RNAcentral holds the sequence, with entries from Rfam and Ribocentre. Predicted 3D model of a 118-nucleotide RNA (FMN riboswitch aptamer (RFN element)) from Limosilactobacillus frumenti. Rfam family: FMN riboswitch aptamer (RFN element). From the family's description: The RFN element is a highly conserved domain that is found frequently in the 5'-untranslated regions of prokaryotic mRNAs that encode for flavin mononucleotide (FMN) biosynthesis and transport proteins. Taxonomically the source falls in Limosilactobacillus (Bacteria, Bacillati, Bacillota, Lactobacillales). Its mean pLDDT, the model's own confidence on a scale to 100, is 81. The same sequence occurs in records of 2 taxa.
[in-house]
RNA sequence: AGGUGUCUUCAAGGUCGGGUGUAAUUCCCAACCGGCGGUAUAGCCCGCAACCCGCGUCAACGGUGGAUCUGGUUAAAUUCCAGGGCCGACAGUAUAGUCUGGUAUAUAGAAGAUUUCU
Numbered sequence: 001a002g003g004u005g006u007c008u009u010c011a012a013g014g015u016c017g018g019g020u021g022u023a024a025u026u027c028c029c030a031a032c033c034g035g036c037g038g039u040a041u042a043g044c045c046c047g048c049a050a051c052c053c054g055c056g057u058c059a060a061c062g063g064u065g066g067a068u069c070u071g072g073u074u075a076a077a078u079u080c081c082a083g084g085g086c087c088g089a090c091a092g093u094a095u096a097g098u099c100u101g102g103u104a105u106a107u108a109g110a111a112g113a114u115u116u117c118u
Stems, first nucleotide, its partner, number of pairs: 001118003005114006017029003031098002033088002035048004043086002052063003068084005090101003
């Protein structure tokens, strides 16, 4: 330095202001937010997790799974810069990406401790 096993910790943000209405942080105007890995720095390129469905005691497994264009710089960018767009599980409630709830949960993964091998 690399690999293996065990353990610990961490691991998602967001409705300012206004309108209508008996009632809306849910509608309308407007505002705001962006998990993890890869890659030239990414919500919208590729992959994964979460959520949901099937099976199942659990786990494992299978399925489902949103959205980006134009110009510029560059050896290289749907990632940077400029501009314009778009998307967002389930349940509850006046219709919710942002409120409340499952969730003081779980995971992709990140960091650290330790063990052992090379």